RNA sequence: GGGUGCUUAGCUCAGUGGGAGAGCGCUUCCUUCACACGGAAGAGGUCAUGGGUUCGAAACCCGUAGCACCCA
Numbered sequence: 001g002g003g004u005g006c007u008u009a010g011c012u013c014a015g016u017g018g019g020a021g022a023g024c025g026c027u028u029c030c031u032u033c034a035c036a037c038g039g040a041a042g043a044g045g046u047c048a049u050g051g052g053u054u055c056g057a058a059a060c061c062c063g064u065a066g067c068a069c070c071c072a
């Protein structure tokens, strides 16, 4: 220098055009003498970033950035 993949909650990830979610973690409450387990409720997201397409974009297209891998 060229190519491919990935970037979504604190962590690991799902979500292939119209509702942003799961598990674990965190907070509060119940239970216990207390802790753990269990149960109930809740908080937490500019969906990496800039633009485009579309009535509508986390998703499709282009650029940029970061990470990983392959080729030279």
Base pairs, nucleotide, nucleotide: 001071002070003069004068005067006066007065010024011023012022013021018055026042027041028040029039030038048064049063050062051061052060
Notes:
The RNA shown here (transfer RNA) has 72 nucleotides and comes from a Bacilli bacterium. Its Rfam family is "tRNA". It is annotated as a transfer RNA. The organism belongs to Bacilli, within Bacteria. The coordinates come from a structure-prediction model, not an experiment, and the mean pLDDT is 84.